[in-house]
RNA sequence: UCCCGAUAUUAGCAAACCCACGGCGACGUGGGGACGCAAAGCCAUGGACCACCAUCACCGAACCCCUAGCCUCGGUGGUGGUGGUUGCCAGGUUGCCGAA
Numbered sequence: 001u002c003c004c005g006a007u008a009u010u011a012g013c014a015a016a017c018c019c020a021c022g023g024c025g026a027c028g029u030g031g032g033g034a035c036g037c038a039a040a041g042c043c044a045u046g047g048a049c050c051a052c053c054a055u056c057a058c059c060g061a062a063c064c065c066c067u068a069g070c071c072u073c074g075g076u077g078g079u080g081g082u083g084g085u086u087g088c089c090a091g092g093u094u095g096c097c098g099a100a
Base pairs, nucleotide, nucleotide: 004098005097012037013036017032018031019030020029021028022027035087041093042092043091045090046089047088048085049084050083051082052081053080054079055078056077057076058075059074060073061072
């Protein structure tokens, strides 16, 4: 120096939840709060998941004397676009300590 990660040392971060603000929303920021984390520092690059918009298909509802269909609403799935999650997994990059 590299790999590695210990009931070690010095530090660090902050889940859920609550409050305020921003956003259509996923979510983000600040404060409180600690579930945890050897990168739970940074990067949205690959995958995964989430939201919004559009479109197509299917199902249901409403409307309708009947049939068929248009239109409206809701749900599910596919495709595309836009955004989000780095504490979902990889990848890149920088760093504290020094036992085995």

Model confidence (mean pLDDT): 82 of 100. The RNA shown here (c-di-GMP-I riboswitch aptamer) has 100 nucleotides and comes from a Gemmataceae bacterium. The sequence was found by an Rfam model in a public genome assembly. Lineage of the source: Bacteria > Planctomycetota > Planctomycetia > Gemmatales > Gemmataceae.